Molecule: c-di-GMP-I riboswitch aptamer
Organism: Syntrophomonadaceae bacterium
RNA sequence: ACCGAUAAUUAGCAAACCUUCCGAAAGGGAGAGGACGCAAAGCCGUGGGUCUGAAGCCCUAAAAAGAGGGUAUGAUUGCCAGGCUGCCGAA
Numbered sequence: 001a002c003c004g005a006u007a008a009u010u011a012g013c014a015a016a017c018c019u020u021c022c023g024a025a026a027g028g029g030a031g032a033g034g035a036c037g038c039a040a041a042g043c044c045g046u047g048g049g050u051c052u053g054a055a056g057c058c059c060u061a062a063a064a065a066g067a068g069g070g071u072a073u074g075a076u077u078g079c080c081a082g083g084c085u086g087c088c089g090a091a
Stems, first nucleotide, its partner, number of pairs: 012038002017033001018031005036078001042084003046081003049076003056071005
């Protein structure tokens, strides 16, 4: 110097809750506090899972409306896997 466990150390992130904004919703952004937790809880929607179902499309029964069901192009990286990058550095 390189690899490397995460015991410790230096740092880090920040769940729920509250206020507000965006969105049909799931959910996301911002803010003061907060600390459930995380060895990548940093980044990427590539595969799977899960959630939502406005619009569009399909189905249903009675003519229509309405209602119901299905469907992701939406969401989730703090669901799992995968990819990229990173702090400390025992044996």